Background:
The RNA shown here (Bacterial RNase P class A) has 361 nucleotides and comes from Candidatus Solibacter usitatus. The coordinates come from a structure-prediction model, not an experiment, and the mean pLDDT is 79. It matches the Rfam family "Bacterial RNase P class A". It is annotated as a ribozyme.
RNA sequence: CUUGCCGGAUGGGCAGUCGCUCCCGCAAGGGGGAGGAAAGUCCGGUCUCCGCAGGGCAGCGUGCCGGCUAACGGCCGGGGAGGUCCGCUUCAAGGCGGGCUUUACGGAAAGUGCCACAGAAAAUAUACCGCCCCGGGCAACCGGGGUAAGGGUGAAAUGGUGCGGUAAGAGCGCACCGCGUGCGGAGCAAUCCGUACGGCAGGGUAAACCCCACGUGGAGCAAGACCAAAUAGGAGGGGAGGAGCGGCCCGCUCCGUCAGACUCUCGGGUAGGUUGCUAGAGUCCUUCAGUAAUGGCGGACCCAGAUGAAUGACUGCUGCCCGCAAGGGUACAGAAACCGGCUUACAGUCCGGCAAGUUAC
Numbered sequence: 001c002u003u004g005c006c007g008g009a010u011g012g013g014c015a016g017u018c019g020c021u022c023c024c025g026c027a028a029g030g031g032g033g034a035g036g037a038a039a040g041u042c043c044g045g046u047c048u049c050c051g052c053a054g055g056g057c058a059g060c061g062u063g064c065c066g067g068c069u070a071a072c073g074g075c076c077g078g079g080g081a082g083g084u085c086c087g088c089u090u091c092a093a094g095g096c097g098g099g100c101u102u103u104a105c106g107g108a109a110a111g112u113g114c115c116a117c118a119g120a121a122a123a124u125a126u127a128c129c130g131c132c133c134c135g136g137g138c139a140a141c142c143g144g145g146g147u148a149a150g151g152g153u154g155a156a157a158u159g160g161u162g163c164g165g166u167a168a169g170a171g172c173g174c175a176c177c178g179c180g181u182g183c184g185g186a187g188c189a190a191u192c193c194g195u196a197c198g199g200c201a202g203g204g205u206a207a208a209c210c211c212c213a214c215g216u217g218g219a220g221c222a223a224g225a226c227c228a229a230a231u232a233g234g235a236g237g238g239g240a241g242g243a244g245c246g247g248c249c250c251g252c253u254c255c256g257u258c259a260g261a262c263u264c265u266c267g268g269g270u271a272g273g274u275u276g277c278u279a280g281a282g283u284c285c286u287u288c289a290g291u292a293a294u295g296g297c298g299g300a301c302c303c304a305g306a307u308g309a310a311u312g313a314c315u316g317c318u319g320c321c322c323g324c325a326a327g328g329g330u331a332c333a334g335a336a337a338c339c340g341g342c343u344u345a346c347a348g349u350c351c352g353g354c355a356a357g358u359u360a361c
Base pairs, nucleotide, nucleotide: 001357002356003355004354005353006352007351008350009349010348012318013317014316015315016314017313018312020033021032022031023030024029035332039343040342042341043340044339045338046337047220048219049218050217059216060215061214062213063212064078065077066076067075068074079105080103081102082101083100084099085098086097087096088095089094106211107210111209112208113205114204115203128151129150130147131146132145133144134143135142136141159177160176161175162174163173164172178200179198180197181196182195183194184193185192186191224275225274226273227272234266235265236264237263238262241255242254243253244252245251246250282301283300284299285298287296288295289294319330320329321328322327
């Protein structure tokens, strides 16, 4: 320098004109105005209303340990396990140390279920080829028995390596590795280390049922609260006349006087409006504690709040990419009560770690 993997940051800049929205102001005018994900609505919380004697079961969720946090299925640190690379070591299996990286990682010696195809056999066990022994046969081979080292099947085959042993073999014996149990030590713990004993119980699967431990009421800002037209209907009060036609006074007709024409008051509720609503687990900086997540002290700052829903359009210069040039392009995407996470989308640029390759010294 290139490539790959992993992690982090950034998400064009400056200026002008005309608008939109919110706030301040009598006015002139001044000030604020999308994101790292505003997204998916997956998890946790604040807030609001409803529900709720106590206990248990069911359902659902979480699941190594410790810490952080308002809380979490999140984050940080540690442990175990896996992958990959390097170094050291052993006759070998293997072991030790280190770098990067992945991890839903309680329990399979409680019970039940399942394990396709292939294969002799997929879990009371068993033997296809092979190996060995015995018998028969001239031989090919046949019959009986032993074996599980070698081959074969499979995602997975009943501990592994070496030596001994044997007819051939086998934890059959021994050493080491692994496993289990006891004891001792280190650690808050997960767990690790050492040692003694046991030839060795143990196939896999719990993102199958299940068991164990812990947690868990429901709905959501269209929550909820307040103000409150017209029309219709409701409750209460007042109330004796009212309407039509004709006419100068007045008359006639109809309706009503119990249950009321008319009128007043009240309450519910719809449209509409107000509120909730944005100063908060807030942002930035310094410093301290801590490996870190994070927390404390101090200082500075105020940074959208719309409701058919503002955050826009245009112009000039400029950054980056394509192009000889003219010119073109510049990601993913846009608040809707708020906050902490997770996940997903994302052009280009920058930084860091590891690995491989190449070049130069």